Record summary: A computed fold for a 1445-nucleotide RNA from an uncultured prokaryote, annotated as small-subunit ribosomal RNA. Its Rfam family is "Bacterial small subunit ribosomal RNA". The RNAcentral record of the sequence draws on ENA.
[in-house]
RNA sequence: CUGGCGGCAGGCCUACACAUGCAAGUCGAACGCCCUCUUCGGAGGGAGUGGCAGACGGGUGAGUAACGCGUGGGAAUUUACCCAGUGGUACGGAACAACCCAGGGAAACUUGGACUAAUACCGUAUACGCCCUUCGGGGGAAAGAUUUAUCGCCAUUGGAUGAGCCCGCGUCGGAUUAGCUAGUUGGUAAGGUAAAGGCGCACCAAGGCAUCGAUCCAUAGCUGGUCUGAGAGGAUGAUCAGCCACACUGGGACUGAGACACGGCCCAGACUCCUACGGGAGGCAGCAGUGGGGAAUAUUGGACAAUGGGCGCAAGCCUGAUCCAGCCAUGCCGCGUGAGUGAAGAAGGCCUUAGGGUUGUAAAGCUCUUUCACCGGUGAAGAUAAUGACGGUAGCCGGAGAAGAAGCCCCGGCUAACUCCGUGCCAGCAGCCGCGGUAAUACGGAGGGGGCUAGCGUUGUUCGGAAUCACUGGGCGUAAAGCGCGCGUAGGCGGUUUAUCAAGCGGAUGUGAAAGCCCUGGGCUCAACCUGGGAAUUGCAUUCGAUACUGCCUGGCUAGAGUAUGGUAGAGGAUAGUGGAAUUCCUGGUGUAGCGGUGAAAUGCGUAGAUAUCAGGAGGAACAUCAGUGGCGAAGGCGGCUACCUGGACCAAUACUGACGCUGAGGUGCGAAAAGCGUGGGGAGCAAACAGGAUUAGAUACCCUGGUAGUCCACGCCCUAAACGAUGUCAACUAGCCGUUGGGUUCAUUUAAGGACUUAGUGGCGCAGCUAACGCGUUAAGUUGACCGCCUGGGGAGUACGGUCGCAAGAUUAAAACUCAAAGGAAUUGACGGGGGCCCGCACAAGCGGUGGAGCAUGUGGUUUAAUUCGAUGCAACGCGAAGAACCUUACCAGGCCUUGACAUCCCGGGAACUUUCUAGAGAUAGAUUGGUGCCUUUUCGGCCUGGAAAACAGGUGCUGCAUGGCUGUCGUCAGCUCGUGUCGUGAGAUGUUGGGUUAAGUCCCGCAACGAGCGCAACCCCUAUCCUUAGUUACCAGCGAUUUUAGUUGGGGACUCUAGGGAGACUGCCGGUGACAAACCGGAGGAAGGUGGGGACGACGUCAAGUCAUCAUGGCCCUUACGGAUUGGGCUACACACGUGCUACAAUGGGGUAUACAGAGGGUUGCAAUGCCGCGAGGCGGAGCUAAUCUCAGAAAGUAUCUCGUAGUCCGGAUUGGAGUCUGCAACUCGACUCCAUGAAGUCGGAAUCGCUAGUAAUCGCGGAUCAGAAUGCCGCGGUGAAUACGUUCCCGGGCCUUGUACACACCGCCCGUCACACCAUGGGAGUGGGAUGCACCAGAAGUAGCUAGCUUAAAAUUGGGCGGUUACCACGGUGUGUUUCAUGACUGGGGUGAAGUCGUAACAAGGUAGCCGUAGGGGAACCUGCGGCUGGAUCACCUCCUU
Repeated sequence: CUGGCGGCAGGCCUACACAUGCAAGUCGAACGCCCUCUUCGGAGGGAGUGGCAGACGGGUGAGUAACGCGUGGGAAUUUACCCAGUGGUACGGAACAACCCAGGGAAACUUGGACUAAUACCGUAUACGCCCUUCGGGGGAAAGAUUUAUCGCCAUUGGAUGAGCCCGCGUCGGAUUAGCUAGUUGGUAAGGUAAAGGCGCACCAAGGCAUCGAUCCAUAGCUGGUCUGAGAGGAUGAUCAGCCACACUGGGACUGAGACACGGCCCAGACUCCUACGGGAGGCAGCAGUGGGGAAUAUUGGACAAUGGGCGCAAGCCUGAUCCAGCCAUGCCGCGUGAGUGAAGAAGGCCUUAGGGUUGUAAAGCUCUUUCACCGGUGAAGAUAAUGACGGUAGCCGGAGAAGAAGCCCCGGCUAACUCCGUGCCAGCAGCCGCGGUAAUACGGAGGGGGCUAGCGUUGUUCGGAAUCACUGGGCGUAAAGCGCGCGUAGGCGGUUUAUCAAGCGGAUGUGAAAGCCCUGGGCUCAACCUGGGAAUUGCAUUCGAUACUGCCUGGCUAGAGUAUGGUAGAGGAUAGUGGAAUUCCUGGUGUAGCGGUGAAAUGCGUAGAUAUCAGGAGGAACAUCAGUGGCGAAGGCGGCUACCUGGACCAAUACUGACGCUGAGGUGCGAAAAGCGUGGGGAGCAAACAGGAUUAGAUACCCUGGUAGUCCACGCCCUAAACGAUGUCAACUAGCCGUUGGGUUCAUUUAAGGACUUAGUGGCGCAGCUAACGCGUUAAGUUGACCGCCUGGGGAGUACGGUCGCAAGAUUAAAACUCAAAGGAAUUGACGGGGGCCCGCACAAGCGGUGGAGCAUGUGGUUUAAUUCGAUGCAACGCGAAGAACCUUACCAGGCCUUGACAUCCCGGGAACUUUCUAGAGAUAGAUUGGUGCCUUUUCGGCCUGGAAAACAGGUGCUGCAUGGCUGUCGUCAGCUCGUGUCGUGAGAUGUUGGGUUAAGUCCCGCAACGAGCGCAACCCCUAUCCUUAGUUACCAGCGAUUUUAGUUGGGGACUCUAGGGAGACUGCCGGUGACAAACCGGAGGAAGGUGGGGACGACGUCAAGUCAUCAUGGCCCUUACGGAUUGGGCUACACACGUGCUACAAUGGGGUAUACAGAGGGUUGCAAUGCCGCGAGGCGGAGCUAAUCUCAGAAAGUAUCUCGUAGUCCGGAUUGGAGUCUGCAACUCGACUCCAUGAAGUCGGAAUCGCUAGUAAUCGCGGAUCAGAAUGCCGCGGUGAAUACGUUCCCGGGCCUUGUACACACCGCCCGUCACACCAUGGGAGUGGGAUGCACCAGAAGUAGCUAGCUUAAAAUUGGGCGGUUACCACGGUGUGUUUCAUGACUGGGGUGAAGUCGUAACAAGGUAGCCGUAGGGGAACCUGCGGCUGGAUCACCUCCUU
């Protein structure tokens, strides 16, 4: 949210307070009295005396960590009613209720007097048996009722049942609770109890419990069982059953067989109620019910019919026990909500690629059925005679009608199930991962689908998965985890053999309640449920048995361990003495201007004589070389030499002891690493702090100059380190090889040196095995055994609090709240490094010329503007899109216009199209007007063209290049990028592709667990350089002619140039050398060209969410009298400024004048335009020729020859401005180019910085083309002239390969630390404050019990009993004082966590730019810095040593 029926079960988890009703009474066959009725026979009722019951049944779980419970035992007890047995039941007596009278009181109730019965009370007698006993004896009972039968009563024995008590074992957490206990532990005597017992008391002793966890604190009823799990376990203790405890809270006893009593009593307290204010009453944790509390749990029902209980002889009465009913989908089980047919695959919905698909045989329709529910009738069992609440029951029969009966959750993965729309990091979802920022299968809705079903989903809890506390069944080198290291107590474990015992083993017996679980029968139509039988209950106890092993006890043994003898090595320890080198200081000499220090400097020292040097002296500290993965020690650690004292180890050979051993919680010692502390010395050097100088943005640092604690000694503390092999100790077993130290045996030898073997250490590599991998590998991290320590996600935190230790610093022990979904290890691929190696590139260097300075051109930014349209933005935007903005272009702005539209398709009807002229207007446009009546055609239609009307639609340079296609840039023409099979690895991956050479090249060769292949490289293509051949027009002209118009002009010629087709040629082919007999390289020859000859096209896998929605295309979104369309004018050309790219210059290698020479490649009919004429010129007039090897643009320039200028703002430079013009074009105002005259600015070679170029290149010179009406200093091409330099790869930049480190993977433009500021959260401290619990001491003392008792009273028993009173002891509540503990709270304060992002720095990760980290001490905004000692979990280089081949 939803809800049809039935059966069976369950239903305050919250000890709070309770109105009302009921839940325990019964007996006249114990007794008297009173009342009512009466047929006089009797029947019934009431209060009381008396008996039994009320201790059961029912409720609850507060307390309790305990003999409370469970289980198994035990002895010192009792047991009403019940069963069985034995023996009795005699004689007396005195009262008190009721009732009556009189009082008190509001009531509850109560006082006095008098009478009375009993199965009520008392005495006497009796006593088989009973009790006590000093064993002589002593003591003690009864009840009657009744017509009979019978029921009772007393004493006692036994049984049964119930109860009490004791013991073994089991039974939660905390050690940040380690000591507790005086009736405490035991004994004796007398008490007490039903009963043992310090149960209580007197005396005596000093015990008892506890690390196998006492005491204290916290939590909790226990069990059978229940849930879960494969099991072992874990969690739990509802219903049902057993036990316990409790009954408003606390205490107490009485009665009784039984209680210290839920519906009894007394007292105290709190609360509630009544009251006449004097006093009284009450206890739902019984059943219902009420209020409150809470997430949450029902009717103030029926009946005693059944089962059971109490009383009674019985009838019977009572029974909220119980049996039933009511409410609740709370659970389990069963049933139904229809069945068959039905394709036009209906309508509608949804989707769609627009065809269709799906909902879907689903519906409708047709044919049936009637379970359940409903209506009517009938009607049990439960009852063995009567009695039925349930019960209008269950069941059965009949009737009507598909009729009354389906929802919830989900659909990204886990996890079964997909699409559309809406939304747009919003709203929201979410168990985890994660979805949502315009195409969401994840949000919301819809359609469809999946799951379950009278339920479904969510939340909470428990177990499982989790081998994630590991007994079954885990770990500790680097992931969390080995105590810093010894000695040693308890404990655990323990060599070989003999004998004994039998705890561990097995059988039997008893017990392990019932119910439940399991198996198997039976009963409700089935099932759930109920019921019979069995099994099981893994346990405990008793008894019997076995003896291999373990164990107790006992006797031996020698292989473990130890002792003795003889040797050996050693920085092992402690004390005392002693030596030389060096530093520093002091004295003296020589000597003069610097010394010192650094990346560079400065502070500092020095003319008052330093540094340097010589001599002498003083003092302290440390011991170079030897020196070594060498030695010794348990570890920390130990280094000159000598002496004394002393510990341990090793080797050899025998002898002895006889398991004496291993480990080791607590404990104890060392911890002489360092730092630090105390006292007293000492103090040369070094050096925290500190001071100064540098560096720097800053520099509380790194560097420098000084310098105090300290470092040293003695004594006493501290007790921590990356105290590391990050590897506990001991023992056994399991391939080897090579070093090295100590000892021994042996071989040969003169010695030295050496070989072989062995033993104890110490290293390297390595097999098996192990390991997540790295790696370990007889010195194990292998295979086993023994014992100890430690770990259980990251952070908070090794922190807080508490305890212990310390002089302090601090050490040790050691949490929680909260927070995150990770933190971490090893290895892999990349990327990166202020890591390394190799190599390349106009990358640097060597050169040449520029830019940056000036003026101008052009682009951009910025600013401005109505608009200055848009895009491009490090390299890889910025003379870029734009190969050319006056209008147009044009997308921008302003104004005035149009709305099916400027353009496309379709429909309807009309008209030729078109055109002349005029008017208005800026034009678009509007109006008037003239001419025209078309062409094709199947002759209706229709097509071309045009105007009109309507709906579809057009249109958009509007947005998104981060939705896309296509195209492009870039790394980069860098040499790389991959695949198949195989092999290796758990895997990611590796190998191939690495290595040695070589190359421009992953080019080639060799080697190789690889062998091959693909995309790239190269080559094939184009241009160019040489030659040959073919073909010669418009090109060419050598030879032969012609002409004169001297021009290949012409006849001719295919020789040459050239043109354009085809070929040749270059391949490391040849020679020599080097190299590995290779690839290749170097040199040479020949050749036009030589090692890719030069140039171009060609761009691997991929990167940059690179660029482009404005070339085009295109999804989605947006506009539709406008974001569309056409039009006029304006703008894109603005201008304080900044930047990029260029042009022109600054001049003499030049400017100017005159003369003169030589190209290539292109363009041209809307065009190029010659000769000629005009103009100073731009240009104009004019037009031959040319659709081009023919004509033309077109006279190339630098160059050459000569003249001039003479270093100047110039005869340089040309900006700017004035005037006059030319051309294009409707139109040069905004805003074109060019010409002439005049003007003549800045500029004298350019700061920091930066760009291009390695040869026909740079530089320099001109020419052409595209675009184009006009408008290049830009762009794209072309040729002319034509250099310099490259030692080389150290450095900068980029790139390639290998390797190394990494905390990076959005990949260093990465990651990341701490303070500060803000917000929130939990927490520690805190003057205190307020509650709870509790210890000790004291006061007080109700009720009650026990003891005592001079008083009062009563009595039939009178030396006595009862009552009242008094008093003592114990004692609840209460009070006072002082402690302990816990919870809450507290101004302020400490750190911590989280948050989006802010501030300051940059500590760490690479050699992180000062290697990092650990301990300690000092300092500092902060990360941190510095000192001392330690570690490698440091890169790199070199050396040494070792291993393999």